Predicted 3D model of a 477-nucleotide part of an RNA (small-subunit ribosomal RNA, 3' major domain) from a metagenome. Rfam family: Bacterial small subunit ribosomal RNA.
Context: one part of a larger RNA
RNA sequence: UGACGGGGGCCCGCACAAGCGGUGGAGCAUGUUGUUUAAUUCGAUGCAACGCGAAGAACCUUACCUAGAUUUGACAUCCUUGGAAUCCGCUAGAAACAGUGGAGUGUCCUUCGGGAAGCCAGGAGACAGGUGCUGCAUGGCUGUCGUCAGCUCGUGUCGUGAGAUGUUGGGUUAAGUCCCGCAACGAGCGCAACCCUCGCCCUUAGUUACCAUCAUUCAGUUGGGGACUCUAAGGGUACUGCCGGUGCUAAACCGGAGGAAGGUGAGGAUGACGUCAAGUCCUCAUGGCCUUUAUAUCUAGGGCUACAAACGUGCUACAAUGGCAGAUACAAAGGGCUGCGAAGCCGUGAGGUGGAGCGAAUCCCAAAAAGUCUGUCUCAGUCCGGAUUGGAGUCUGUAACUCGACUCCAUGAAGUUGGAAUCGCUAGUAAUCGUGGAUCAGUAUGCCACGGUGAAUACGUUCCCGGGCCUUGUACA
Numbered sequence: 001u002g003a004c005g006g007g008g009g010c011c012c013g014c015a016c017a018a019g020c021g022g023u024g025g026a027g028c029a030u031g032u033u034g035u036u037u038a039a040u041u042c043g044a045u046g047c048a049a050c051g052c053g054a055a056g057a058a059c060c061u062u063a064c065c066u067a068g069a070u071u072u073g074a075c076a077u078c079c080u081u082g083g084a085a086u087c088c089g090c091u092a093g094a095a096a097c098a099g100u101g102g103a104g105u106g107u108c109c110u111u112c113g114g115g116a117a118g119c120c121a122g123g124a125g126a127c128a129g130g131u132g133c134u135g136c137a138u139g140g141c142u143g144u145c146g147u148c149a150g151c152u153c154g155u156g157u158c159g160u161g162a163g164a165u166g167u168u169g170g171g172u173u174a175a176g177u178c179c180c181g182c183a184a185c186g187a188g189c190g191c192a193a194c195c196c197u198c199g200c201c202c203u204u205a206g207u208u209a210c211c212a213u214c215a216u217u218c219a220g221u222u223g224g225g226g227a228c229u230c231u232a233a234g235g236g237u238a239c240u241g242c243c244g245g246u247g248c249u250a251a252a253c254c255g256g257a258g259g260a261a262g263g264u265g266a267g268g269a270u271g272a273c274g275u276c277a278a279g280u281c282c283u284c285a286u287g288g289c290c291u292u293u294a295u296a297u298c299u300a301g302g303g304c305u306a307c308a309a310a311c312g313u314g315c316u317a318c319a320a321u322g323g324c325a326g327a328u329a330c331a332a333a334g335g336g337c338u339g340c341g342a343a344g345c346c347g348u349g350a351g352g353u354g355g356a357g358c359g360a361a362u363c364c365c366a367a368a369a370a371g372u373c374u375g376u377c378u379c380a381g382u383c384c385g386g387a388u389u390g391g392a393g394u395c396u397g398u399a400a401c402u403c404g405a406c407u408c409c410a411u412g413a414a415g416u417u418g419g420a421a422u423c424g425c426u427a428g429u430a431a432u433c434g435u436g437g438a439u440c441a442g443u444a445u446g447c448c449a450c451g452g453u454g455a456a457u458a459c460g461u462u463c464c465c466g467g468g469c470c471u472u473g474u475a476c477a
Stems, first nucleotide, its partner, number of pairs: 001477002003474003007471007015461002019425005026316008034307002042053002064302007073127001077126002079123005086103006107116003129291002132289003138285002140280003143276001145274001150189006156165003169180003195268004200236007210225002214223002239262001242256005318418001322377007334365003339358002344353003384415001389410007431453007
């Protein structure tokens, strides 16, 4: 100087407390361990691995296994020989591949001999190749402490020196934020602000959006309008600016006015010096090592989907604040040409047919759901719950056996609120309800986004956890 303490002081955080809803019990989905296997590819492992890499394993993907094949190679550059390239068959085979037959002679230059580019086939070797090893050789990227308020430097001063001071102290703040004081005076990286979205107003503009006034219609449908909504570009607005009090005449804090909004208005992006030899050589790049008739390459089939068991994360429930049936209302944000696909018709349905319209403020996906109204069920393993299984189908796709999703009929398991323990959340939040998107032929209870309905509680900081500052002890570095 640090680190540590079941030392002390001050302070903060959904850290506790106060509340609301869960997990832990059940069934299923998904990931992991373990076991099994020819293979169940590899990585991730306290917080910070475990719906993680994977924004989508039937083939492909695919890295694994089995079998069958290739060896200058699937891919790149160079040399040489021959042939245009290319297209269509046949035989064996699971295919890769092997054998064989036919069609076909292009472009540019030319001294008409030939040469060049490109492509194909054969040959020799330099080489290619490696998702092989090492993340403890590395770059890059990422997680974490933590959006915590810290981390440092120059000059000066003090100390023999390591170092100290500044950065400590008194207040204050979300903040090393600001003020005052001070052997310090300044500065840098962080904080804040500058950026984006939302909330209020104005200006400009008015189609595909809008409709107050005037007509018109089933319908903003049409004429019309430029007010309103909205859209999208530019401005304005909030600064402790004003008033009162407290405070040191400070910084600031408390209350009030006005205001759409008040003291960081709400949310996002933004992550200092560093820590964990944290993660990644399987995104990519790369040193070294290893391999080169194989650890490379191609093909078919299988596997990654196994299943005594254990754990994590979720979904659905156990019901009456509910289930079922009928009627009926109100979103936002997205996507669409190898696409979204309307009306109509067929089917109980998944879906089929159909093909209008739309490269979309115009058309389509598209029905929002919870809600509201009416009826029914009356506390039961039930008209709750839907697992499992049998049968029949639909769709995608060469192909749904291993191994897809969905529909209909039948079946109708566990489950009556979950031990010890444990998680999230402070407001348009939790809870609850549906909607869209990426990936994607198909496959979503996951992920990312969107809106609808919409709470309770916070006395307080003694305790648990994590963190910041000062101080103290130390057989630690």